Overview: This is a predicted structure of a 73-nucleotide RNA (transfer RNA) from Kumanoa mahlacensis. Its Rfam family is "tRNA". Rfam describes the family as follows. Transfer RNA (tRNA) molecules are approximately 80 nucleotides in length. Rfam links the family to the GO term triplet codon-amino acid adaptor activity. By type it is a transfer RNA.
RNA sequence: AGGUAAUUAACUUAAUAGGUAGAGUGUUUCAUUUACAUUGAAAAAGUUAUCGGUUCGAGUCCGUUAUUACCUA
Numbered sequence: 001a002g003g004u005a006a007u008u009a010a011c012u013u014a015a016u017a018g019g020u021a022g023a024g025u026g027u028u029u030c031a032u033u034u035a036c037a038u039u040g041a042a043a044a045a046g047u048u049a050u051c052g053g054u055u056c057g058a059g060u061c062c063g064u065u066a067u068u069a070c071c072u073a
Stems, first nucleotide, its partner, number of pairs: 001072007010025004019056001027043005049065001051063003
């Protein structure tokens, strides 16, 4: 320099041809306990990495930028 892949909750990740963004762990509250842990119930937490485009509608399609990993020279 050229190419490929990834980026979604605090962490690990799902979303099968574009149509309501989910789960596990963790956190908080309540119950249980003398207390802690475990267990049960509930809740909060997402501008789907950035900026644009296409579309009635984008996590998903296209382009761009950034970061990371890998391949070629």
The organism belongs to Kumanoa, within Eukaryota.